[in-house]
Molecule: c-di-GMP-I riboswitch aptamer
Organism: Desulfuromonadales bacterium
RNA sequence: UUCCGAUAAGAGCAAACCCGGAGAGAUCCGGCGACGCAAAGCCACGGAUCCUCGGCCCCCAAGGGGCUCGGACCGCCGGGAUGCCGAA
Numbered sequence: 001u002u003c004c005g006a007u008a009a010g011a012g013c014a015a016a017c018c019c020g021g022a023g024a025g026a027u028c029c030g031g032c033g034a035c036g037c038a039a040a041g042c043c044a045c046g047g048a049u050c051c052u053c054g055g056c057c058c059c060c061a062a063g064g065g066g067c068u069c070g071g072a073c074c075g076c077c078g079g080g081a082u083g084c085c086g087a088a
Base pairs, nucleotide, nucleotide: 004086005085012037013036018031019030020029021028022027035075042080043079045078046077047076049072050071051070054068055067056066057065058064059063
C1' cells in the first nucleotide's frame, strides 16, 4: 500500500410504525423511533424497480389502456471518485 473486516476502540447513519409538512404520484423533508448498515457517506453512469401531472393516440357511461416528454429510488444489483479504525 492492496485485499480483508473483529462480540476491538472511538465516532456515524437510521428501516418499519406513528405525527406534521411538500408533491398528481413514485417519493421527499422535519419529529419520533431503531430493523439493520464498514461506505446505509457522495455521483442516476449501466441494469432493475416504481410513478404518470402534461402532450398524442385508442376504447369509452363511469373510467381504462398504450406511447411520449419527464420524474423517483444509490437501505435492489453493478460501476465511478473518495473516506474512519486496524485484530486475524